[in-house]
Predicted 3D model of RNase P RNA and transfer RNA as a complex of 417 nucleotides. Its mean pLDDT, the model's own confidence on a scale to 100, is 76.

RNA sequence: AGUCGGGCGAUCGCGUUUUUGCUUUUGGGCAAAACCGAGGAAAGUCCGGGCUCCACAGAAACAAAGAUGCUGGAUAACGUCCAGCGGGAGAAAUCCUAGGGAAAGUGCCACAGAAAAUAUACCGCCUCUUUUAGGGGUAAGGGUGAAAUGGUGCGGUAAGAGCGCACCGCAUUGCUGGUGACAGGAAUGGCAGGGUAAACCCCAUCUGGAGCAAGACCAAAUAGGGAUAACAUUAUGGUGUGUUUCUGCAUCGUUAUCCGGGUAGGUCGCUCGAGCCCUUUGGUAACAAAGGGCCUAGAUAAAUGAUCGCCCCUGAUUUAUCAGGACAAAACCCGGCUUAUAGACU
RNA sequence: GCGAGAUAGCUCAGGCGGUCAGAGCGUCGGAUUCAUAACCCGGAGGUCGAGAGUUCGAGUCUCUCUCUCGC
Numbered sequence: 001a002g003u004c005g006g007g008c009g010a011u012c013g014c015g016u017u018u019u020u021g022c023u024u025u026u027g028g029g030c031a032a033a034a035c036c037g038a039g040g041a042a043a044g045u046c047c048g049g050g051c052u053c054c055a056c057a058g059a060a061a062c063a064a065a066g067a068u069g070c071u072g073g074a075u076a077a078c079g080u081c082c083a084g085c086g087g088g089a090g091a092a093a094u095c096c097u098a099g100g101g102a103a104a105g106u107g108c109c110a111c112a113g114a115a116a117a118u119a120u121a122c123c124g125c126c127u128c129u130u131u132u133a134g135g136g137g138u139a140a141g142g143g144u145g146a147a148a149u150g151g152u153g154c155g156g157u158a159a160g161a162g163c164g165c166a167c168c169g170c171a172u173u174g175c176u177g178g179u180g181a182c183a184g185g186a187a188u189g190g191c192a193g194g195g196u197a198a199a200c201c202c203c204a205u206c207u208g209g210a211g212c213a214a215g216a217c218c219a220a221a222u223a224g225g226g227a228u229a230a231c232a233u234u235a236u237g238g239u240g241u242g243u244u245u246c247u248g249c250a251u252c253g254u255u256a257u258c259c260g261g262g263u264a265g266g267u268c269g270c271u272c273g274a275g276c277c278c279u280u281u282g283g284u285a286a287c288a289a290a291g292g293g294c295c296u297a298g299a300u301a302a303a304u305g306a307u308c309g310c311c312c313c314u315g316a317u318u319u320a321u322c323a324g325g326a327c328a329a330a331a332c333c334c335g336g337c338u339u340a341u342a343g344a345c346u
Numbered sequence: 347g348c349g350a351g352a353u354a355g356c357u358c359a360g361g362c363g364g365u366c367a368g369a370g371c372g373u374c375g376g377a378u379u380c381a382u383a384a385c386c387c388g389g390a391g392g393u394c395g396a397g398a399g400u401u402c403g404a405g406u407c408u409c410u411c412u413c414u415c416g417c
Stems, first nucleotide, its partner, number of pairs: 001346004006311007014037002017034007039327001043338002046336005051211004065207005070084005085099001086097004100202002105200002107196003122142002124138006150168006169191001170189004175184003215268004225259007237252005275294008312325006347417006355371004364402001373389004395411005
């Protein structure tokens, strides 16, 4: 780094499907038989998709919010994977790496320190003067800090300084190699405003929202709604409205039938799928293509369990017996990541 | 399937990275009182849920787990 995740057989029980039989007006119910019946993580729900509905609609884009961030590739897609580049650790093998932009702007850098960014001078060094001190020059040395304004050496100087030179680093320009990240070497420049973006932000790319309790269909009882018919009721009544009164208009009951929404309940969605296994080919690889073979859970308060026999492993001691078998269990389905995992094998 | 939170014995601030770990109640000691309570004074008590990473530096930022609560 990879693979497996106790094995075989029998009996009983449970769940889906199919067949047969019996029963029922139907829906269905009961019995028997056959096949099949948890995982590498089914888990966490951290990402990405399929699918469904909603929104928008000729398509797309902007804004907001969120995510990602070296290059090339793989993929349905990804924050995943593969191969590289750069950086870091190490003697090496090897391992790690959220790795765009700090010259668009804003913010922050505690304490210490002269100074933490409009720069600046504590000790020191040199020099001058009116010499227990003050002025000027300097940034080599000391000291502070996580971080101090290119580094080392030589020359130079009053002392110093890229002030000059050599090498290294850096910037710009063009060359060569590479698809590219980048690498190599050349010329020019004395060197130019430190760090921090898992701080705000800028740039590039991506993302509409909700989720199978999505959604579709069938459809009791009760209580609402509407229509029709019959009966009852006309008034001095209630409610609403017209600005108040008078007055006007609408509406207010019971029974039956029908219609519609919709609850309980049921059916579908539901498992044939970016599916699994083997071989070959292409590719460094991730992966892709072709050929052949296979069907391998679909429950709804929720099945997948128990016992026995023989082996395997572990522990204990009475040495032939006993105890035990890691993590953990589907719920629309896939691709990843993360986490848990006794033991065995390569 | 989705969303919040964890800081002292309890309830909660702090979320802007630094000398910032704090408040109230509780607890302990003192003082007061004949004694107790209240009032007053002083103190202790925290690996900020766990583990990694970024950073000079993490309670705070990022990631992964654990636990609790809600729809």
Annotation: It holds a member of the Rfam family "Bacterial RNase P class A".